[in-house]
RNA sequence: GGCACCUUAGCUCAGCGGUAGAGUACGAGUCUCAUGAGCUCGACGUCGCCGGUUCAAAUCCGGCAGGUGCCA
Numbered sequence: 001g002g003c004a005c006c007u008u009a010g011c012u013c014a015g016c017g018g019u020a021g022a023g024u025a026c027g028a029g030u031c032u033c034a035u036g037a038g039c040u041c042g043a044c045g046u047c048g049c050c051g052g053u054u055c056a057a058a059u060c061c062g063g064c065a066g067g068u069g070c071c072a
Stems, first nucleotide, its partner, number of pairs: 001071007010024004018055001026042005048064005
């Protein structure tokens, strides 16, 4: 330098055009003599950034940035 893939909650990841989710972690409650486990509830997000398409974009298109791999 070329190509491919990845970027969504603190972390690991779903979501494939129509209200952003799960697990875990965190906080509160419940239970217990107490801790843990279990159960219930809660708070979590400018969907990497900038544009474009569309009535509507995390999702489609372009550019940029970061990461991983392969080739040179």

Annotation: This is a predicted structure of a 72-nucleotide RNA (transfer RNA) from a Candidatus Nanoarchaeia archaeon. The source organism's lineage runs through Archaea, Nanobdellati, Nanobdellota and Candidatus Nanoarchaeia. The coordinates come from a structure-prediction model, not an experiment, and the mean pLDDT is 84. The RNAcentral record of the sequence draws on ENA. Rfam family: tRNA. By type it is a transfer RNA. From the family's description: Transfer RNA (tRNA) molecules are approximately 80 nucleotides in length.